[in-house]
RNA sequence: AGAGUCAGCCGGGUAGCCGCGGGAAGUUAUUUUAAUUUCCUGAGGAAAGUCCGAACUCCACAGGGCAGGAUGCCGGGUAACACCCGGGUAGGUACUGCAAAAGCUGUAUCUAACUGAAAGUACAACAGAAAUGAUACCGCCGGUGUUAUGCCGGUAAGGGUGAAAUGGCGAGUUAAGAGCUCACCGGCGGCCUGGCAACAGGCCGGCCAGGAAAACCACAUCCGGAGCAAGACCAAAUAGGGAAGAUAUGGAGCUGCCCGCUCUUCUUCCGGGUUGGUUGCUUGAGGCAGACAGCAAUGCCUGUUCCAGAUAGAUGGCUACCGCUGGAUGAAAAUAACAUCCAGGCACAGGAUUCGGCUUACAGGCUGAUUCUGCAG
RNA sequence: UGGGGAGUCGUCUAGGGGUAGGACAUGCGGCUCUGGACCGUAGAGCGGGGGUUCGAAUCCUCCCUCCCCAGCCA
Numbered sequence: 001a002g003a004g005u006c007a008g009c010c011g012g013g014u015a016g017c018c019g020c021g022g023g024a025a026g027u028u029a030u031u032u033u034a035a036u037u038u039c040c041u042g043a044g045g046a047a048a049g050u051c052c053g054a055a056c057u058c059c060a061c062a063g064g065g066c067a068g069g070a071u072g073c074c075g076g077g078u079a080a081c082a083c084c085c086g087g088g089u090a091g092g093u094a095c096u097g098c099a100a101a102a103g104c105u106g107u108a109u110c111u112a113a114c115u116g117a118a119a120g121u122a123c124a125a126c127a128g129a130a131a132u133g134a135u136a137c138c139g140c141c142g143g144u145g146u147u148a149u150g151c152c153g154g155u156a157a158g159g160g161u162g163a164a165a166u167g168g169c170g171a172g173u174u175a176a177g178a179g180c181u182c183a184c185c186g187g188c189g190g191c192c193u194g195g196c197a198a199c200a201g202g203c204c205g206g207c208c209a210g211g212a213a214a215a216c217c218a219c220a221u222c223c224g225g226a227g228c229a230a231g232a233c234c235a236a237a238u239a240g241g242g243a244a245g246a247u248a249u250g251g252a253g254c255u256g257c258c259c260g261c262u263c264u265u266c267u268u269c270c271g272g273g274u275u276g277g278u279u280g281c282u283u284g285a286g287g288c289a290g291a292c293a294g295c296a297a298u299g300c301c302u303g304u305u306c307c308a309g310a311u312a313g314a315u316g317g318c319u320a321c322c323g324c325u326g327g328a329u330g331a332a333a334a335u336a337a338c339a340u341c342c343a344g345g346c347a348c349a350g351g352a353u354u355c356g357g358c359u360u361a362c363a364g365g366c367u368g369a370u371u372c373u374g375c376a377g
Numbered sequence: 378u379g380g381g382g383a384g385u386c387g388u389c390u391a392g393g394g395g396u397a398g399g400a401c402a403u404g405c406g407g408c409u410c411u412g413g414a415c416c417g418u419a420g421a422g423c424g425g426g427g428g429u430u431c432g433a434a435u436c437c438u439c440c441c442u443c444c445c446c447a448g449c450c451a
Base pairs, nucleotide, nucleotide: 001373002372003371004370005369006368007367008366009365010364012322013321014320015319016318017317018316020042021041022040023039024038025037026036027035028034029033044348048359049358051357052356053355054354055353056227057226058225059224063259064258065257066256068223069222070221071220072219073087074086075085076084077083088114089112090111091110092109093108094107095106097104098103115218116217120216121215123211137159138158139155140154141153142152143151144150167185168184170182171181172180186208188205189204190203191202192201193200194199231279232278233277234276241270242269243268244267245266246265250264251263252262253261272450273449274448286305287304288303289302290301292299293298323346324345325343326342327341328340329339330338378447379446380445381444382443383442384441387401388400389399390398395431403419404418405417406416407415424440425439426438427437428436
């Protein structure tokens, strides 16, 4: 210097003019109110999807049982979480080293819905002899029979089928074989050591227990419902109407069923009025800076600061300069660099009760860590 | 803004882990003097990406598209 991986951050800038939303103070018009002046302020990292978790509000200050749903290695963080941090285990990728190779070790990084298949039920198409306490097609071995093909028994080493064939591999034993026996490896159980734990290491044992739980299910933990069109208040207006149906063992409330509680006439259709205002509403698990604790997530302390509240929805337009990108021209052998000009070129996208996350979209740029390659010293 | 639901040939639909089926429509052929009807035959599909599984239209997850419901008073 280049390339790869990962993490964090930024998301065009400055000035002027015109315009829009909100707030404060003032001026004018007699008041409601309107106009106007000055000052302050006005979208995001995702404001998005609405996928989780909460705050807040109402329904019994929220009840019981069943059903249902969510989560699922360990420890920590948090108001809470399906989130975050650290660790463990398993797997993938890249690179170094070792090796003839298969492969192994180490480092970095990524991914994991990562409880249980030794409680039970169900499932495995096609192929195959046989798909989970089943089985013998070819083969191998023993016995027996025939001119010959055969018949009976043993076997799971070899072949073949399949996604998957009842631990792997080597030796012994054997008629041939087989955890039948033994060594090593994997798995299971027990004990010891280390660790808060997941787990790791060692020793011993019997001799194996297949897959799948993003199938039902079991175990553990958690979960009442609805949502700011929640909820509270004010104002305006009218025909407080008509028809049909169901009705107290009924209907409604805020999930399904059964209890319990509260309220009570309710449902549908036709018709009437209104299409307003205030509040909830933005000071909050808030932002910024520093110190301390912690590997970190995060916590705590001090100081400082106020930073959108629209309601069919305000944040836009123009000009100049700068930055980046692309194109053209110039000089030049060519590239780079430089100069001039042009661009209806500068991503994804925009609040709607508010936070914490996740996911998805995103031009370009900056910083840091790490690996490899090349060059120079 | 909030809540709920659905995507399978051109259209309407069945299938809820093991070869995606039906009806209408369309093309071609037959029948007919010709057209229709009828008969035969053919093509054409799981909204997209990723995952679980031996295997996914089906199970899980992330997007995309479409549809429905909800103001107040009496």

This is a predicted complex of two RNAs, RNase P RNA and transfer RNA, with 451 nucleotides together. The prediction has a mean pLDDT of 76. Rfam match: Bacterial RNase P class A. By type it is a ribozyme.